RNA sequence: UCUGAACAAAGCCAAACCAUACCGUGAGGAUGGGACGGAAAGCCACGGAUCUGUAAAGAUAGCCGGGUUGCCUUU
Numbered sequence: 001u002c003u004g005a006a007c008a009a010a011g012c013c014a015a016a017c018c019a020u021a022c023c024g025u026g027a028g029g030a031u032g033g034g035a036c037g038g039a040a041a042g043c044c045a046c047g048g049a050u051c052u053g054u055a056a057a058g059a060u061a062g063c064c065g066g067g068u069u070g071c072c073u074u075u
Base pairs, nucleotide, nucleotide: 005075006074012038013037017033018032019031020030022029023028036062042068043067044066046065047064048063049060050059051058052057
C1' cells in the first nucleotide's frame, strides 16, 4: 500500500408514509417531518433492466453491473 473479516464510538445518508398556494404532461423531483435500512444508499445514465412519453426525448445511482472519489478504531 492492496484485499478480506469483525467490534465499538462519533459523525453522515434516509425507504415506506405524511405535508406543500412548490417544479414537471408524466415517470419523477424539491423542501420539511419520519426512521426501513445503508460502508459508498457519495458522484457519473457508460451497458443491461424497469418506468414515463404519440414521438423526440426523459426518469430511477435505495434494481444489477461498470467507472471514479472516499471517514474512524482494532485484528
Molecule: c-di-GMP-I riboswitch aptamer
Organism: Campylobacterota bacterium